A computed fold for an 86-nucleotide RNA from a Bacillota bacterium, annotated as c-di-GMP-I riboswitch aptamer. The sequence was found by an Rfam model in a public genome assembly. It matches the Rfam family "c-di-GMP-I riboswitch aptamer". Its family is annotated with cyclic-di-GMP binding in the Gene Ontology.

[in-house]
RNA sequence: AUAAUAAGUUGGCAUACCCGCUGAAAGGCGAUGACGCAAAGCCGUGGGUCUAACGGCGUGAUGCCUAUGACUGCCUGGUUGCUCUU
Numbered sequence: 001a002u003a004a005u006a007a008g009u010u011g012g013c014a015u016a017c018c019c020g021c022u023g024a025a026a027g028g029c030g031a032u033g034a035c036g037c038a039a040a041g042c043c044g045u046g047g048g049u050c051u052a053a054c055g056g057c058g059u060g061a062u063g064c065c066u067a068u069g070a071c072u073g074c075c076u077g078g079u080u081g082c083u084c085u086u
Base pairs, nucleotide, nucleotide: 006086007085008084012037013036019030020029021028022027035073041079042078043077046075047074048071049070050069055065056064057063
């Protein structure tokens, strides 16, 4: 000097609940708040999950199907990347 492992530290992100705005809903954004996170940074391909407005089917009525909507803090994939100490 470099690498691996373990522990700690600086810094980072922010679950649930509540409130406001928005959306048909799922959800999103802001504020608050910390369950957790070394990629819980970015993208969203594939799978998965949620919703069902429009549309279709049906009923006396409730209803059923459907993603063009959404989630990435469900899995996988692509890409970038992290301070110091022992």